Overview: This is a predicted structure of a 75-nucleotide RNA (transfer RNA) from Nostoc piscinale CENA21. The sequence is in RNAcentral, with records from ENA. It matches the Rfam family "tRNA". By type it is a transfer RNA. Model confidence (mean pLDDT): 82 of 100. The source organism's lineage runs through Bacteria, Bacillati, Cyanobacteriota, Nostoc and Nostoc piscinale.
RNA sequence: AGUCCUGUAGUUCAACGGUAGAGCAAUUGCCUUACAAGCAAUAAGUUGCAGGUUCAAAUCCUGCCAGGACUACCA
Numbered sequence: 001a002g003u004c005c006u007g008u009a010g011u012u013c014a015a016c017g018g019u020a021g022a023g024c025a026a027u028u029g030c031c032u033u034a035c036a037a038g039c040a041a042u043a044a045g046u047u048g049c050a051g052g053u054u055c056a057a058a059u060c061c062u063g064c065c066a067g068g069a070c071u072a073c074c075a
Base pairs, nucleotide, nucleotide: 001071002070003069004068005067006066007065010024011023012022013021018055026042027041028040029039030038048064049063050062051061052060
């Protein structure tokens, strides 16, 4: 330098172009003498960034950024 993959909640990951969700973690309540476990509820997202297409984009297209894999070049 080239090709490909990944980027979504604190974390690990889902999500046919049509309401952004789950597990864990957090908070509150129940339970307990108390803690843990268990049960219930709540909160937490500019979907890496900027554009484009579309009635509608996490999803399709383009550029860029970050991480990873492979190939090439190597003085």